Predicted 3D model of a 345-nucleotide RNA (Bacterial RNase P class A) from an Anaerolineae bacterium.
The coordinates come from a structure-prediction model, not an experiment, and the mean pLDDT is 78.
NCBI's taxonomy places the organism under Bacteria, Bacillati, Chloroflexota, Anaerolineae.
[in-house]
RNA sequence: CAGGUCGGCCAGGCGGUCGCGCCCUGCAAAGCAGGGCGAGGAAAGUCCGGGCUCCACAGGGCAUGGUGCUGGGUAACGCCCAGGCGGGGUAACCCGACGGAUCGGGCCACAGAAACAGACCGCCCGGCGAGAGCCGGGUAAGGGUGAAAAGGUGGUGUAAGAGACCACCGGCGCCCGUGGCGACACGGGCGGCCAGGCAACCCCCACCAGGAGCAAGGCCAAGCAGCGGCGAGGUGCGGCCCGCACCGUUCGAGCCGCGGGUAGGCCGCUCGAGGCGGCGGGCAACCGCCGUCCCAGAUAGAUGACCGUCCGCGACAGAACCCGGCUUAUCGGCCGGCCUGGGGG
Numbered sequence: 001c002a003g004g005u006c007g008g009c010c011a012g013g014c015g016g017u018c019g020c021g022c023c024c025u026g027c028a029a030a031g032c033a034g035g036g037c038g039a040g041g042a043a044a045g046u047c048c049g050g051g052c053u054c055c056a057c058a059g060g061g062c063a064u065g066g067u068g069c070u071g072g073g074u075a076a077c078g079c080c081c082a083g084g085c086g087g088g089g090u091a092a093c094c095c096g097a098c099g100g101a102u103c104g105g106g107c108c109a110c111a112g113a114a115a116c117a118g119a120c121c122g123c124c125c126g127g128c129g130a131g132a133g134c135c136g137g138g139u140a141a142g143g144g145u146g147a148a149a150a151g152g153u154g155g156u157g158u159a160a161g162a163g164a165c166c167a168c169c170g171g172c173g174c175c176c177g178u179g180g181c182g183a184c185a186c187g188g189g190c191g192g193c194c195a196g197g198c199a200a201c202c203c204c205c206a207c208c209a210g211g212a213g214c215a216a217g218g219c220c221a222a223g224c225a226g227c228g229g230c231g232a233g234g235u236g237c238g239g240c241c242c243g244c245a246c247c248g249u250u251c252g253a254g255c256c257g258c259g260g261g262u263a264g265g266c267c268g269c270u271c272g273a274g275g276c277g278g279c280g281g282g283c284a285a286c287c288g289c290c291g292u293c294c295c296a297g298a299u300a301g302a303u304g305a306c307c308g309u310c311c312g313c314g315a316c317a318g319a320a321c322c323c324g325g326c327u328u329a330u331c332g333g334c335c336g337g338c339c340u341g342g343g344g345g
Stems, first nucleotide, its partner, number of pairs: 001341010012310007020038008040316001044327002047325005052213004059242004064209005069083005084098001085096004099204002104202002106198003120143002122139007151169006170194002172191008217267004226258005233247004274293008
C1' cells in the first nucleotide's frame, strides 16, 4: 500500500422567524404569556422471552407445544459469551436442527444383480462342441450402477479369490492411566466386532411451559326493554382428569336463541431489569460501587416551511403499555483489532 475479516460510534449540529403536541408556572375563565421537552438503528416483522393486568384463594396430572454438546451471563429466552466436536476457508474468521439408531416401528425413489443386501461384465474348475458357444459348480479381489453397496496398504494362502488368516493403519466395543468443573483430548491393553444412512419421520430421554391480553383492566357520566326455550345440577378464558372455591335444585344456578341500549370522558400512560460518566472484578458476555440526568405520551393519531452557517444531495424509513433479543431493509461518514499478499528500512 492492497485485499479479507471482526468490532465500536454518528444519523444532522448551532442560531433565528412562523406553525404543531405534551408538561410546568402565572393571569378570574375562554384563552394568552413565559419556560422545558418532543421518533429509530431498525421505531419494521410479530419470531422468541419477560414486566404488568384479569380469570383465581391456590394446586397436581395427562395430552399438547418448545428447546436439545459443555460451562457461564441474564428477570428470562429459542438470546449473548467462552469452550468442545464436526464442516468451510491459506488464515484471521464463519456456520452447525450438536442427546439416543444396541427398545420398537417406518423410509432409502430411479439406476443397479442386489439397498439388512439374491451376481450384469469378469476370474477359476469340470463337462459338451470342428468352431462360435452352451451347461454345472465356485468366487466377490477388478469393472459397471448409484448419494451411499462387504474398510485401506502389504503379505500368507487358494483351482481362482476373499479378514479366510497375519502385520500395520482406520473405525467400533470393553478395560485402564493422564489432563480438564465439564463437553472432551491424549496414551496404553484386549477383541476380526468391520453390513449402512435418516430421529428438520414416529419414538425414547433431559429440561421448560395454566389461559388470555393495554381493543388487558379500572372509574365516571349517559341510555335502554325485555321475551322465549332447556333445565338439576352448573360455573370458574384452548382439550381432558383429580382437587378446590362459588352459585343452584321449581321463589330456577347456568346455558342457548331473539330483541333493546351504549361506542362519550378520565385513569392505566411513562421513573425504567433507564441513560451518561468514573472506579473496581471477570478472557468475555456481564456484574458491583460512586456520581449525575429526567429524555414523546398522541387517540381522524403531534415535527412542516423559511433564513444564516458547518460537509448535509441523502437511503431504509415515523412511537401508540414498556423492556431484553433475533431476523429483515438500508444512504453517507468516522475509528480500531486481527489475517493474508506486495514493497521499503